[in-house]
RNA sequence: CUGCACCGGAGGCCGAGUUCCCGGUAGCGGGAAACGGGGGAACCACCAUCCUGGGGUGCAUCUCGCGAAAGCGAGAGGGGUAACUUUCAGCCCUAACCCGUCAGCUAACCCCGUAGGCGACAGAGAGGAGUAUC
Numbered sequence: 001c002u003g004c005a006c007c008g009g010a011g012g013c014c015g016a017g018u019u020c021c022c023g024g025u026a027g028c029g030g031g032a033a034a035c036g037g038g039g040g041a042a043c044c045a046c047c048a049u050c051c052u053g054g055g056g057u058g059c060a061u062c063u064c065g066c067g068a069a070a071g072c073g074a075g076a077g078g079g080g081u082a083a084c085u086u087u088c089a090g091c092c093c094u095a096a097c098c099c100g101u102c103a104g105c106u107a108a109c110c111c112c113g114u115a116g117g118c119g120a121c122a123g124a125g126a127g128g129a130g131u132a133u134c
C1' cells in the first nucleotide's frame, strides 16, 4: 500500500405499525387521535353448481428451460436504495402468512391491526431550503 474477515459506531432505512390520556408499585388493563386493513345496500357488474373450490394482507406475479420431486436458471413485470424532492446510473429484493366452502362494487353501519427486521463510504444532473461571510 492492497485484499479479506470480525467488532464498535446509530444521525438513517423497509413497513400501516405512531403519539397521547387514565388506572396500577410493577407486570399489565382501559381509552382517544392518527395511519392501515376487512366485511357490508341501491345502481352497475357477474350470471348457478361441479369438475381442478374460492378469497384476503403484501412489491413479491407471469412466461420459458432443466429436474421424478424438492428445487435451480433466465427473462418480463413489480418493488427498495444517502439523508428536501425528482430523474438517471449502479446495486439489491421479488417472500411469508391468513380465512375455511364463504365474501364483486358498495352509503349507512360493523369488525380488526399498532408488528417485525436492518444499518457504514454514501455516484451524477435539475430544482429547492438553510447557514456563514462580504
Stems, first nucleotide, its partner, number of pairs: 012118003018033006034114006044104001053102001054099004061076006077094005084127005
Overview: A computed fold for a 134-nucleotide RNA from Thermobaculum sp., annotated as c-di-AMP riboswitch aptamer (ydaO/yuaA leader). Lineage of the source: Bacteria > Bacillati > Chloroflexia > Thermobaculales (SeqCode) > Thermobaculum (SeqCode). Rfam family: c-di-AMP riboswitch aptamer (ydaO/yuaA leader). Rfam links the family to the GO terms regulation of gene expression and cyclic-di-AMP binding. The prediction has a mean pLDDT of 79.